[in-house]
C1' cells in the first nucleotide's frame, strides 16, 4: 500500500425570516384569542413476523383435529430472542452458516446415461455353443487362430452423471466380486475413562456399507382459549321511546269550585333508561434512561446515586434563503519512481424513512462518515 472479517457509534452544523402541537405563567372581550417560557420522531418510528404487559369476552374434566417450536447448559416476564459450549459444513485465514428422527413407513428427483433405489450389462472381460474361412496331425475326428451369431457369468476397467452400493493391498476365480483376509474410513452394540450435559477419547464384537430430501406426508417430544386501544370505561346535545304535570277540549242540564275522560287535536315544561354526534379517561413514570460499584467467561443480575425524555386525533415536530461541513467527478499546482497524499477552482450529490397503547426481539431499507480489534497478500528499512 492492497484485499477482507468482526464489533460499535453518528447519520448534517450555524444564522435570519415565516409557521405547527403539548404543558406552565401572565393578559383577556373568557375563545378554537394574544404574549413569554419550556419540551417536541427513529436507528430503524417501517414490515406487523415472534413474544409479552394491559383490557374485554369465554372456561367442569378428558380426547381428536389443527398450529407453533425442536443439539446442550445458562439468561430473560416471555419468545422463531440473547450468551457460552457441542457437532456438522464453508473459507488459506480473521470468521461465517446450520441444528430432533431418513436402518418405522409412504412419496419425490431435470438433463445425461445401458442402468437412479432391495438398480443395472452399452463398450470391455470370461465360459459354453452354432455356422463359415484358414492352419496342424495320414485319416474318421481332434486341437489352435480369426469372423458372424446364440445362451450365460461378471460391477475389477472405459464411458454418463451432483450421485453408480466403501478405499488400498493380498489371496481367490473361467473372468470377477467383502467372496475371504489384513489395515484404514463409516455405522450399530457392549464396556471403560472424562464432562452437569450436548458430546469426546479408548478397547472389544458384529454384519460388511446403510445415498439425498421432513419449509414432502409422517414419527417422537414440549407448548398453545378468542379478540384486540377502533381493547375497554365515564359524561352525553338533538331526534325517537317511556312516565308525570300544565295549557287546551269534552262530560257532570246555565255559571264558579270540585271531579271524571281525552290530552299522537295542537303546544309547553320536568323526570327516566338505553344511547348517536361530540367530549373526557385509558395515554404515557416505564420489564424507563444515564453513571458508578460488586458478582459472572458472557448474556445478565444485585446495590447506590442522578434524570424526566413527544402524546397529536384530519392527526403537530415543518418551509425558504445564506454561509459552512462531508462525499463523488473533472482541471490545475506541489511532494513522491509509483500506488497515493495535500492544496485551489468548477459541477453534481447530501440517504432510508416518519410516532399513534406500551415494551422486548427478529427481519428488511439506508447518501455517506467516524472509532476499536483482527486476518491474508505485497513492498521498503
Nucleotide at each position: 500500500g492492497g484485499a477482507g472479517c468482526c464489533g460499535u457509534c453518528c447519520g448534517g452544523g450555524u444564522g435570519g425570516c415565516c409557521g405547527c402541537g403539548g404543558c406552565c405563567c401572565g393578559g383577556u372581550u373568557c375563545g378554537u384569542c394574544c404574549g413569554g417560557g419550556u419540551c417536541g420522531a427513529g436507528g430503524a418510528a417501517a414490515g406487523u413476523c415472534g413474544g409479552g404487559a394491559c383490557u374485554c369476552c369465554g372456561c367442569a374434566g378428558g380426547g381428536c383435529a389443527g398450529g407453533a417450536c425442536g443439539c446442550u447448559g445458562g439468561g430473560g416476564a416471555a419468545a422463531u430472542c440473547c450468551c457460552a459450549g457441542g457437532c456438522g459444513g464453508g473459507g488459506c485465514g480473521a470468521c461465517c452458516c446450520g441444528c430432533g428422527g431418513a436402518a418405522a413407513g409412504u412419496g419425490c428427483a431435470a438433463c445425461a446415461g445401458a442402468a437412479a433405489g432391495c438398480a443395472g450389462a452399452c463398450c470391455g472381460c470370461c465360459u459354453c455353443u452354432g455356422c463359415c474361412g484358414g492352419g496342424c496331425c495320414c485319416g474318421a475326428g481332434g486341437c489352435c487362430c480369426g469372423g458372424c451369431g446364440g445362451a450365460g457369468g461378471u460391477a475389477a476397467g472405459g464411458g454418463u452423471g451432483a450421485a453408480a452400493c466403501g478405499g488400498u493391498g493380498a489371496g481367490g476365480u473361467a473372468a470377477g466380486a467383502g467372496c475371504u483376509c489384513a489395515c484404514c474410513a463409516g455405522c450399530g452394540c457392549a464396556c471403560c475413562g472424562g464432562g452437569c450435559g450436548a458430546c469426546c477419547g479408548g478397547u472389544g464384537c458384529g454384519g460388511c456399507u446403510a445415498g439425498g430430501u421432513a419449509a414432502a406426508c409422517c414419527c417422537c417430544g414440549u407448548c398453545c382459549g378468542g379478540a384486540g386501544c377502533a381493547a375497554g370505561g365515564c359524561c352525553a346535545a338533538g331526534c325517537a321511546g317511556g312516565g308525570g304535570g300544565c295549557a287546551u277540549g269534552g262530560g257532570c242540564g246555565g255559571c264558579c269550585c270540585g271531579u271524571c275522560c281525552a290530552g299522537c287535536u295542537u303546544g309547553c315544561c320536568c323526570c327516566c333508561g338505553g344511547g348517536u354526534a361530540g367530549g373526557c379517561c385509558g395515554c404515557u413514570a416505564g420489564a424507563g434512561g444515564c453513571g458508578a460499584g460488586c458478582g459472572g467467561c458472557a448474556a445478565c443480575g444485585c446495590u447506590c446515586g442522578c434524570c424526566c425524555c413527544a402524546g397529536a386525533u384530519g392527526g403537530a415536530u415543518g418551509g425558504c434563503c445564506a454561509c459552512c461541513g462531508c462525499c463523488u467527478c473533472g482541471c490545475c499546482g506541489c511532494g513522491g519512481c509509483g500506488a497515493c497524499g495535500u492544496g485551489g477552482c468548477g459541477a453534481g450529490g447530501u440517504a432510508c424513512a416518519g410516532a399513534a397503547u406500551c415494551c422486548c426481539g427478529c427481519u428488511u431499507a439506508c447518501a455517506g462518515g467516524g472509532c476499536g480489534g483482527c486476518u491474508c497478500c505485497u513492498g521498503u528499512g